[in-house]
A computed fold for a 1451-nucleotide RNA from an uncultured prokaryote, annotated as small-subunit ribosomal RNA. Its mean pLDDT, the model's own confidence on a scale to 100, is 86.

RNA sequence: GAGUUUGAUCCUGGCUGAGAACGAACGCUGGCGGCAGGCCUAACACAUGCAAGUCGAACGCUCUCUUCGGAGAGAGUGGCGCACGGGUGAGUAACGCGUGGGAACAUACCAUUGAGUACGGAACAACCCAGGGAAACUUGGGCUAAUACCGUAUACGCCCCGGCGAGGAAAGAUUUAUCGCCAGAGGAUGGGCCCGCGUCCGAUUAGGUAGUUGGUGUCGUAACGGCGCACCAAGCCUGCGAUCGGUAGCUGGUCUGAGAGGAUGAUCAGCCACACUGGGACUGAGACACGGCCCAGACUCCUACGGGAGGCAGCAGUGGGGAAUAUUGGACAAUGGGGGCAACCCUGAUCCAGCCAUGCCGCGUGAGUGAAGAAGGCCUUAGGGUUGUAAAGCUCUUUCGCCGGGGAAGAUAAUGACGGUACCCGGAGAAGAAGCCCCGGCCAACUCCGUGCCAGCAGCCGCGGUAAGACGGAGGGGGCUAGCGUUGUUCGGAAUUACUGGGCGUAAAGAGCGCGUAGGCGGCUUAUCAAGUCAGGCGUGAAAGCCCUAGGCUCAACCUAGGAACUGCGCUUGAUACUGGUUGGCUUGAGUCCGGAAGAGGGUGGUGGAACUCCCAGUGUAGAGGUGAAAUUCGUAGAUAUUGGGAAGAACACCGGUGGCGAAGGCGGCCACCUGGUCCGGCACUGACGCUGAGGCGCGAAAGCGUGGGGAGCAAACAGGAUUAGAUACCCUGGUAGUCCACGCCGUAAACGAUGUGUGCUAGCCGUUGGGAAACCUAGUUUUCGGUGGCGCAGCUAACGCAUUAAGCACACCGCCUGGGGAGUACGGUCGCAAGAUUAAAACUCAAAGGAAUUGACGGGGGCCCGCACAAGCGGUGGAGCAUGUGGUUUAAUUCGAAGCAACGCGCAGAACCUUACCAGCCCUUGACAUGCCCGUCGCGGGCCCGGGAGACCGGGUCCUUCGGUUCGGCCGGACGGGACACAGGUGCUGCAUGGCUGUCGUCAGCUCGUGUCGUGAGAUGUUGGGUUAAGUCCCGCAACGAGCGCAACCCUUGCCUCCAGUUGCCAUCGGGUUUGGCCGGGCACUCUGGAGGAACUGCCGGUGACAAGCCGGAGGAAGGUGGGGAUGACGUCAAGUCCUCAUGGCCCUUACGGGCUGGGCUACACACGUGCUACAAUGGCGGUGACAAUGGGCUGCGAGCCUGCGAGGGGUAGCGAAUCCCAAAAAGCCGUCUCAGUUCGGAUUGUUCUCUGCAACUCGAGAGCAUGAAGUUGGAAUCGCUAGUAAUCGCGUAUCAGCAUGACGCGGUGAAUACGUUCCCGGGCCUUGUACACACCGCCCGUCACACCAUGGGAGUUGGUUUUACUCGAAGACGGCGCGCUAACCUUCGGGAGGCAGCCGGCCACGGUAAGGUCAGCGACUGGGGUGAAGUCGUAACAAGGUAACCGUA
Repeated sequence: GAGUUUGAUCCUGGCUGAGAACGAACGCUGGCGGCAGGCCUAACACAUGCAAGUCGAACGCUCUCUUCGGAGAGAGUGGCGCACGGGUGAGUAACGCGUGGGAACAUACCAUUGAGUACGGAACAACCCAGGGAAACUUGGGCUAAUACCGUAUACGCCCCGGCGAGGAAAGAUUUAUCGCCAGAGGAUGGGCCCGCGUCCGAUUAGGUAGUUGGUGUCGUAACGGCGCACCAAGCCUGCGAUCGGUAGCUGGUCUGAGAGGAUGAUCAGCCACACUGGGACUGAGACACGGCCCAGACUCCUACGGGAGGCAGCAGUGGGGAAUAUUGGACAAUGGGGGCAACCCUGAUCCAGCCAUGCCGCGUGAGUGAAGAAGGCCUUAGGGUUGUAAAGCUCUUUCGCCGGGGAAGAUAAUGACGGUACCCGGAGAAGAAGCCCCGGCCAACUCCGUGCCAGCAGCCGCGGUAAGACGGAGGGGGCUAGCGUUGUUCGGAAUUACUGGGCGUAAAGAGCGCGUAGGCGGCUUAUCAAGUCAGGCGUGAAAGCCCUAGGCUCAACCUAGGAACUGCGCUUGAUACUGGUUGGCUUGAGUCCGGAAGAGGGUGGUGGAACUCCCAGUGUAGAGGUGAAAUUCGUAGAUAUUGGGAAGAACACCGGUGGCGAAGGCGGCCACCUGGUCCGGCACUGACGCUGAGGCGCGAAAGCGUGGGGAGCAAACAGGAUUAGAUACCCUGGUAGUCCACGCCGUAAACGAUGUGUGCUAGCCGUUGGGAAACCUAGUUUUCGGUGGCGCAGCUAACGCAUUAAGCACACCGCCUGGGGAGUACGGUCGCAAGAUUAAAACUCAAAGGAAUUGACGGGGGCCCGCACAAGCGGUGGAGCAUGUGGUUUAAUUCGAAGCAACGCGCAGAACCUUACCAGCCCUUGACAUGCCCGUCGCGGGCCCGGGAGACCGGGUCCUUCGGUUCGGCCGGACGGGACACAGGUGCUGCAUGGCUGUCGUCAGCUCGUGUCGUGAGAUGUUGGGUUAAGUCCCGCAACGAGCGCAACCCUUGCCUCCAGUUGCCAUCGGGUUUGGCCGGGCACUCUGGAGGAACUGCCGGUGACAAGCCGGAGGAAGGUGGGGAUGACGUCAAGUCCUCAUGGCCCUUACGGGCUGGGCUACACACGUGCUACAAUGGCGGUGACAAUGGGCUGCGAGCCUGCGAGGGGUAGCGAAUCCCAAAAAGCCGUCUCAGUUCGGAUUGUUCUCUGCAACUCGAGAGCAUGAAGUUGGAAUCGCUAGUAAUCGCGUAUCAGCAUGACGCGGUGAAUACGUUCCCGGGCCUUGUACACACCGCCCGUCACACCAUGGGAGUUGGUUUUACUCGAAGACGGCGCGCUAACCUUCGGGAGGCAGCCGGCCACGGUAAGGUCAGCGACUGGGGUGAAGUCGUAACAAGGUAACCGUA
């Protein structure tokens, strides 16, 4: 530096990845060589072999050979060695190690030096004899040598001693020569001991210690020393961490890191410790001894059961454990070690070889050329692309390996395990030699197929639910390469423990507050010291390693040499600024004193009034009280209300104030007393006396606890009444602890300014509070010190914000933090009467948890404003019958879609067949339709007839007609039939893969951009504000200025006028005709038609507003403030709707999911809903009647008049492709009648007879006549439409259509009522506020219960480890004592003695035993909470005023 919390942002913060490393392991793969490395686990147990012997020049004996000179072998005596070398890391937190010093020691062999080496003696092995034993081994007797043992002599030096004096040695071998021996001295080497400093974690280990600390004496040791003992004293260690517990060999170094650090202690090197476990000593120069001894214990083995033997943590090797670590190899050739005069012997030290990609390093698996860019693979938009110069082919080379030949150095003269090795030469032949991981982001590398939240992947974020670059395969690509990945571990990144280098207002973090101990830090100045500090020198800092330079193996790894470094410690010389020590002085820090001041500061005792309640009495009567509304409750036994009197307790209205005081908690009527602190002013005094403060001590709201009082009001618990689905609550009526006092506990709070204390410095302005000063013009002004607030600059901050009362700039000291949850919990400790407080984890689990700010959305937040949103009205729906759509049900099928508003008279502007997609049955398979190929026929086509069949279809006959071009070729086009294959076809799936179109918010007024500016940023500004509008409409203001999509306007239509035009329209004037109808001539004035214009713009006047925009009123006008209506739908939202209009990706079907046909279904019917029609009647029904429209439509058509039928209709035909003719009758209207009834209302239903359309009205059309005459008397909860030519009401037309509207779309006739207003419901717009929401409140989210799993606490106990204390036992052993038994050297007067040995005793002591504790761990019926777990239960606590504001402490 990257990924990951969010819609986005900044910050905090954890998790994760990229790097390097490894004694590694695992998976896949594996050509060669060099160098290195190789039981990290069971310090588990070990078969077998080897790992320490040697000396005949110390000695005797025996044997063999002999050239008799001698040579060799064996066991033994003796000497030296076996304390080295090799292994391991169990123990050890220690003078063990590291480093630097020290004094009281000894040191075999070695080298140096000066002396000595004389004379005697007694034994014991071997051996022989006799025994015991299974064995191991052993007993008795006898002989014998020595460099074995003993005595004497001598003593320069040595040792003891104050001195005198005393003590004490030797070994020889051999032919010279040499090797030895003895006592010293000094040296070297290796060692023992002591000290300073350094050396892990835990305080949930705080006190430890009795030989303990010191002294004197003595024992002991090589040596100092409580090392041991006796006595005396009472010390000693410890918060700078003793003791205890856990863990661990230490170091040079190694790994990592920029460094500082962190981690580590394999290989190599130094030290230590250990050798089956524990104890012990012997020998020796050296051991308490790895391959020695004794004892105890466990284990293994042998045994004749009496006894014995053993110790691989040496090298190999075996079993076991384990993820895992090698050969029972060769050689002493080299290096080194032991013995020996030497030859030589021994040496699993060592040197080599073997095994293993375990690591590092080097090399190879070929090189050049080669485009038809081969084949194959993969992809493809089907063209091509890619694999890819890659291959093949051609031309070369031969490293490594293989074969053959030669052949070292390592060795000074000899000796070579390695080894016929390294190396050299020759030969053949591209020949024998490539894999692994990855390709969503981090992170370099992309496509296809398969799969379909499956299988799987995953380091983190996360992929997979039918188009997966994330799974699996393939092609391609990327990375590394004899390796590549994975896992584990360490450091890094992590400034994430911050010394270098972090923080604490709100993210984790300031202790509730003070006093104060240790400690840390400390004003000005003089002198001095030189501890810290700085500089120089000396010593040391092993070697190896790291680094640099050079050299040697062909290079490298590796090795060799030199240098540097080793940041440290010690000694020494010097410096003196700073810190420090000592000394003297100073006054500014601090304190004292004097004078004044304010104050709910604290304590005690008094005292006052108001109010509440209660009691008594009076007045008085039916209610009072309480609530959203009520009820519980009180009241006729007199309440409430009111008056008077009394009692009691608690709290102190007004003043009262971001006013005051206090360290904090906290403190409020008034008075008195006692008392703390603070401030201001001032002559004076002390002279650094200061700041902070781990532990410690004190204070500390409320609740709570104890004892005793008190108790008016209030009020947990509790009771009742309400509310509610419930209501263990909110509301109401009561009410006990408590609240109050005294004394004693508790010790916690959101104890907050969420801001530790102290000091200094760094712009101001405005309040307020306590004191002082100045001049005054007395209202005040200026100024100064202390306190308390508001705003604000610099600066700081993630931002919010802080800002002389800092969160700024610095210093000093303390406290605290290190992801969320688990958890402030468990255990342990301390405190407490208890409640509990305090200190304070871990397992496990998550990838976040958080802070601030931003944009939205939302709120039972606020403000402003709109809309038939409510209100005011009119008419409906919901009830009835019917029509129609839907759900449901049914069915072979009742095709499919639409689903709150925004599905439901919707797609459907017309389901009897068709439509039709559904069902049953019967048929077709290049297909009903398109393109291409081949063959055939030339027409194609049409009419008629016959047969089979339900029809599709099949078979047959007959008639009509005979295509175009032409190069005259069956050449081209075209058509039809047949054939094979590509293909057609699909209303099959996915509207959550899509285009297009549409609905909706909503004709709502909004949605954005450029530049600028502000902000670290998301973003903001503009678009907010003041007015105004239907409008982000306009005006004004403004760090914004402009612009775009929307609004408006431009478009259509309607309303008025003018002009032009005048047929099919019209008829005022003129004329004709009599058919009386603009019918005709004529005319175009009017109506009308349809084209062009005009007209309306707040233009004018008044008022208002800000001199604006605009609003109100008025005039004129056909029309007035958008004149009415329409078209027109911003950015976007709903994964809204449609794959069944169409188009289209993918998937699926292909003699069927395609195509044809007949019949059926979509028309079903217990039900439920939506939308409608007709009604329930008199504003009506019925009858009569010569009133008046507009939009439209018409040739397969509209169809007049006429005839006919009761009627639907029929017959027949005129006119009209229509301002000409027709549909066409408009209806409501008007007149008459009926008189309130299931009717002369209503018409459903049913019967029957008909009409029309159509191939065909059975399922299943419409209509007519006659007959029938159901429900229904105005419709519950609820709900819909409409603000004017509107609602309501009346008829007319059209599309679809053969026929079939109560639907849809249009047209005109008649023609209302109401709107106070914006509180409420719904929807919407703008601003603002809160938010734990962002899938955005249909959000989020809490707890119990139920289920599963996980870890954990308690737990009667139980098992084991470890440790302490007391007692007991007491092996081996050394020590001390005894030593009557035994006894060679010396002495002897020969009796014996000295000395020694066995033996016995004593204290010490390992193991063991008993008892009582401490501590740790395992298990544990049951039990507590905790965590985790797509769709369980109950509620709704929190987030909005979350619907009772939330939260903290307590009960």
It matches the Rfam family "Bacterial small subunit ribosomal RNA". Gene Ontology terms of the family: ribosome and structural constituent of ribosome. The sequence is in RNAcentral, with records from ENA.